The prediction has a mean pLDDT of 83. The RNA shown here (transfer RNA) has 72 nucleotides and comes from Lacticaseibacillus saniviri. It matches the Rfam family "tRNA". The family's RNA type in Rfam is transfer RNA. From the family's description: Transfer RNA (tRNA) molecules are approximately 80 nucleotides in length. The source organism's lineage runs through Bacteria, Bacillati, Bacillota, Lactobacillaceae and Lacticaseibacillus. The same sequence occurs in records of 3 taxa.

RNA sequence: UGCUCAGUAGUUCAGCGGUAGAAUGUCUGACUGUUAAUCAGAGGGUCGUUGGUUCGAAUCCAACCUGAGCAG
Numbered sequence: 001u002g003c004u005c006a007g008u009a010g011u012u013c014a015g016c017g018g019u020a021g022a023a024u025g026u027c028u029g030a031c032u033g034u035u036a037a038u039c040a041g042a043g044g045g046u047c048g049u050u051g052g053u054u055c056g057a058a059u060c061c062a063a064c065c066u067g068a069g070c071a072g
Base pairs, nucleotide, nucleotide: 001071002070003069004068005067006066007065010024011023012022013021018055026042027041028040029039030038048064049063050062051061052060
């Protein structure tokens, strides 16, 4: 330098162009000798950045940034 892949909640990851989700963690409550476990609820997201396409973009297109791999 080129090619491929990845970037979404604190963490690990889902997500047909049409309301952003799960598990886990955090907080609150219930349960009880206490913790743990269990149950119920709550909060937590500029979907890597900037543009473009579209009535509508996490999703499609382009450039860029970061990381991993391959080639030289």